[in-house]
RNA sequence: ACCUUAUCAAGAGUGACCGAGGGAAAGGCCCUAAGACGUCACAGCAACCGUCUCCUAAAAAAAAGGAGAAAUGGUGCUAACUCCAACCCUGCAGUUAAAUGCAGAUGGGGACAGAUGAGAA
Numbered sequence: 001a002c003c004u005u006a007u008c009a010a011g012a013g014u015g016a017c018c019g020a021g022g023g024a025a026a027g028g029c030c031c032u033a034a035g036a037c038g039u040c041a042c043a044g045c046a047a048c049c050g051u052c053u054c055c056u057a058a059a060a061a062a063a064a065g066g067a068g069a070a071a072u073g074g075u076g077c078u079a080a081c082u083c084c085a086a087c088c089c090u091g092c093a094g095u096u097a098a099a100u101g102c103a104g105a106u107g108g109g110g111a112c113a114g115a116u117g118a119g120a121a
């Protein structure tokens, strides 16, 4: 890498360096020389794992589940819902039929893909 599983509408940015594209993927729509993206520093956000407390609860302990604490442990994150979106199903309006439109940038749902954690390998 592949595989399994949970989550993805909340939250959190400044400075220095660099110098042209960037936001994964058709398209759209955004960000960007008033310096984006990236790197570094510092700052911040956040309970996924781990840690601790209590409960289920029984003599004790362990495992399991639930509720909470903690950001001196391990990761992660800090434009826009994963920015919307390709494929499938489908509601309302509209039209002769279509086109077309429909609260956060394409009505609603799902799949695929992706990101992050944990596991497995």
Base pairs, nucleotide, nucleotide: 003119004118005117006116007115008114013042014041015040016039017038021031022030023029027084028083043078044077045076048074049073051069052068053067054066055065056064082113087110088109089108090107091102092101093100

Source information:
Model confidence (mean pLDDT): 80 of 100. This is a predicted structure of a 121-nucleotide RNA (SAM riboswitch aptamer (S box leader)) from a Deltaproteobacteria bacterium. The source organism's lineage runs through Bacteria, Pseudomonadati, Myxococcota and Myxococcia.